[in-house]
Context: one part of a larger RNA
RNA sequence: GCCAACGAGUUACGUUAUGCAGCAAGGUUAAGUUCUUAAGGAACGGAGCCGCAGCGAAAGCGAGUCUGAAAAGGGCGAAUGAGUUGUAUGGCGUAGACCCGAAACCGGGUGACCUAUCCAUGUGCAGGGUGAAGCGAGGGUAAAACCUCUUGGAGGCCCGAACCCAUAUCUGUUGAAAAAGGUUGGGAUGACAUGUGGAUAGCGGAGAAAUUCCAAUCGAACCCGGAGAUAGCUGGUUCUCCUCGAAAUAGCUUUAGGGCUAGCCUUGAGGUAAAGAGAUACGGGGGUAGAGCACUGAAUGUCCUAGGGGCUUUCACCGGCUACCGAAGACUAUCAAACUCCGAAUACCGAUAUCUUAUACUCAGGAGUCAGACUGUGUGUGAUAAGAUUCAUAGUCAAAAGGGAAACAGCCCAGACCAUCAGCUAAGGUCCCAAAAUAUAAGUUAAGUGGAAAAGGAUGUGGGAUUGCCCAGACAACUAGGAUGUUGGCUUAGAAGCAGCCAUACAUUUAAAGAGUGCGUAAUAGCUCACUAGUCGAGUGAUCCUGCGCCGAAGAUUACCGGGGCUCAAACUUAUUACCGAAGCUAUGGAAUUAGAGUAAUCUAAUUGGUAGAGGAGCAUUGUAUACGGGGUGAAGCACGAUCGUAAGGACGUGUGGACUGUAUAGAAGAGAGAAUGUUGGC
Numbered sequence: 001g002c003c004a005a006c007g008a009g010u011u012a013c014g015u016u017a018u019g020c021a022g023c024a025a026g027g028u029u030a031a032g033u034u035c036u037u038a039a040g041g042a043a044c045g046g047a048g049c050c051g052c053a054g055c056g057a058a059a060g061c062g063a064g065u066c067u068g069a070a071a072a073g074g075g076c077g078a079a080u081g082a083g084u085u086g087u088a089u090g091g092c093g094u095a096g097a098c099c100c101g102a103a104a105c106c107g108g109g110u111g112a113c114c115u116a117u118c119c120a121u122g123u124g125c126a127g128g129g130u131g132a133a134g135c136g137a138g139g140g141u142a143a144a145a146c147c148u149c150u151u152g153g154a155g156g157c158c159c160g161a162a163c164c165c166a167u168a169u170c171u172g173u174u175g176a177a178a179a180a181g182g183u184u185g186g187g188a189u190g191a192c193a194u195g196u197g198g199a200u201a202g203c204g205g206a207g208a209a210a211u212u213c214c215a216a217u218c219g220a221a222c223c224c225g226g227a228g229a230u231a232g233c234u235g236g237u238u239c240u241c242c243u244c245g246a247a248a249u250a251g252c253u254u255u256a257g258g259g260c261u262a263g264c265c266u267u268g269a270g271g272u273a274a275a276g277a278g279a280u281a282c283g284g285g286g287g288u289a290g291a292g293c294a295c296u297g298a299a300u301g302u303c304c305u306a307g308g309g310g311c312u313u314u315c316a317c318c319g320g321c322u323a324c325c326g327a328a329g330a331c332u333a334u335c336a337a338a339c340u341c342c343g344a345a346u347a348c349c350g351a352u353a354u355c356u357u358a359u360a361c362u363c364a365g366g367a368g369u370c371a372g373a374c375u376g377u378g379u380g381u382g383a384u385a386a387g388a389u390u391c392a393u394a395g396u397c398a399a400a401a402g403g404g405a406a407a408c409a410g411c412c413c414a415g416a417c418c419a420u421c422a423g424c425u426a427a428g429g430u431c432c433c434a435a436a437a438u439a440u441a442a443g444u445u446a447a448g449u450g451g452a453a454a455a456g457g458a459u460g461u462g463g464g465a466u467u468g469c470c471c472a473g474a475c476a477a478c479u480a481g482g483a484u485g486u487u488g489g490c491u492u493a494g495a496a497g498c499a500g501c502c503a504u505a506c507a508u509u510u511a512a513a514g515a516g517u518g519c520g521u522a523a524u525a526g527c528u529c530a531c532u533a534g535u536c537g538a539g540u541g542a543u544c545c546u547g548c549g550c551c552g553a554a555g556a557u558u559a560c561c562g563g564g565g566c567u568c569a570a571a572c573u574u575a576u577u578a579c580c581g582a583a584g585c586u587a588u589g590g591a592a593u594u595a596g597a598g599u600a601a602u603c604u605a606a607u608u609g610g611u612a613g614a615g616g617a618g619c620a621u622u623g624u625a626u627a628c629g630g631g632g633u634g635a636a637g638c639a640c641g642a643u644c645g646u647a648a649g650g651a652c653g654u655g656u657g658g659a660c661u662g663u664a665u666a667g668a669a670g671a672g673a674g675a676a677u678g679u680u681g682g683c
Stems, first nucleotide, its partner, number of pairs: 001683006011095013026050003032044004054061002064076004098236002101233001105226006116200009125190001127159003130155001134151001136149004163187003168183004202218001204214003211220001239618006249262005263369002265366006275359001276357006282350003290342001291340002296336003301331003307325002309322004372397007380389002402413003417590004422586003428580003431564003437577001439576006450566001456551002460548010477535005483508003488502003514529001518527002591608007619672001621669002624666007637656005643650002
C1' cells in the first nucleotide's frame, strides 16, 4: 500500500411538542396481594399524581382576590371549559450520552543490578626522568646564619603502557552498535581507578551545579487505580429517492476560530377588512452629487486706508516724505468631510388611485449560520499602492453544472427532472488546428501596429480648418552681386560686422546689401547668411483640430496572438446579410411534485441545480410471533448470464455446493463502511 472482517446519536429516568389509541370533567393506578399457566399474563389494590379556580408573603377569602382608609384606581385572574393514561417519533435535561484522541492532576505501590553522593571492607597502577626537606662531610663564624659536595628520595612533579577518560577529525547514520569503529588526544601516586556488601525514593533523593542523574524514561521516575478525567480543539460518523432550502449580519459576552437572543431556512396549525411585492401617477420630508462664497475658515492681485516701522523737521508740539508692513473696506480670481444664499437624479415613507402578481402576518416543533470571496459603483484608511483593509449598494461564487474568456470559484451568456444520430438562438465566433463567410460595401494602418506601458520626441500617413507668398514668376537648386562713410564710438596689447559696453527706426550709392546670421583669425584676411537680379516654370510655406501608426521599450523557457499562420488581412473603423454556437428555448416520448377540475378513470396548469439544514416516502440486513410454503428428484452460500424496477435493490436460468431456507403481515434492533496518521488478520 491493497484486500477481508470489526468500527461511531445508544440506554435509563424526567420533561416538552406532534401523530396514533383508550376513557373523558374526569383520567390513571404504584408498591403490594391473590389466581392461573410454566412464566406470557389476569383480577384486586385509588396510597399517590395530573386536571376541574384563582388571588395573596401569609392568616385567609374565593369568581374573585391582593394592595389600600376606601364602595377609588391599579396588579393577577374569571367571563372565552379539556384533560388524562399509554405508545411511537422529534427536541431538551441528568447521566461517559455520537466515536476516537491529550498534555496533565490525585491516590496507593515498585525501583539506587544504570547512574549521583556517602559508609564498610578489599584490590590495581610496566618502565624511564627530575632530585625538595632532612642527615653527613668540608668551608665559614665568637656562636650562628650562610656556602660547597655527597647522601637522601619528596611531589594533586615530568615522559609513557595497563587502567580511566573523550580533544579534533574521518567512517558509520534502514549502523556491526538505540552513541560504536579508525586516526589523533587528556590523566596515569591521586580531589586516582576499581570489586563486593550497605545507605539515601518522587510534594522525594543525589548533585566539584549541567535542569545533571535516579534502569535506553526526568522542569519532577515507573506501575496500577480515580478513569470512559476534561478537550469552546482536530479527525471520523456506514443504504436510496422525493419537496423546500440558508448564513458568514446586529446586540451582549474575560468575548473575538466559542456562545445566547434577534435576522435569514424548514414543518405544522390559524384567522382576518388580503393585510405582502412590483409598476405608473399623486402627496411628503431631506441637504448628498453639483454649484456657490451670503456665514465659518483657507487663499490671489490691485485700489483705498486706521495703525505701525524708517527717513526728515522741530527745544517740543504741529508737520513732511516713504519702491516698507498693513486690520477694516471696495473691486477681482479661487478652495472646503466636520462651510452653505442654493440644490438635483435616485432612494425612502404613504390605511391615496389604477393595473399586474401572491404573498404577508401570528402561534407552535426542528435547525443551521456568527472566518466569507471577487467584480461593478460611492466613500474612508493606505501612497486617489496591493489578489491590501473598513463600510454602503448590486451581482456572481459560496451552495451552480453547461457555452465563451487558450488554460482560469467570484468576469460575459445561461440556471442541468430523464431520453433523442431533431430544430432555433445567447455570449462569443465563421483561413487551418476547430462547428460556421478566405462574405459584401466604404475607408484606415505598413508598425506584424494588431498581439503589453508613460512623460517626452519626430518633414510617418489619412481627414478637417485658418492663413502667408505665387505666371507682375513663388519655394528649392544654380549663376552673379552682397557695396561706401567705416577699422562706428568706447574699451583694449589688439577689438577692423562677429570678447565686452553704448548707439543700431545713422547716413550714402543702390536692383539689393544688417554699423551685420553663423564659421573663422592674435588682430586683419577668408567662407557664408539676411537682402537683390538672372535661369527655371507651378505650386510652395506656417499654425491649429482630429483618425491610425513611429521612437521612447534592457532579464532571466521560444514564452506579451492558444498555435499554424495573416498585410486591398485572417488587423482596425463604419454598415449590411447569412451561418455556427449551450444542459437556454422549441419538438417528440417518459417520470415526479404542487394546485385546480372530476364519483372515478383521467385531464389542465405551473414546477422539479443545490452545501449546512428542515420535512416526506422507501430498499436491504439479523432475531421473534402468526399464517402459508420450498428442500438429497438438491437448501443456504459462491460463480456466470443478453432479466425486472426511478434508486436503494429484486427475480429467473445454468454450474458449483451438500443441509438448511423462504413469502406475507406485525413487531424488535449490536441494522447498511471508503476515508477516523482507525483496530485485527492476510499478502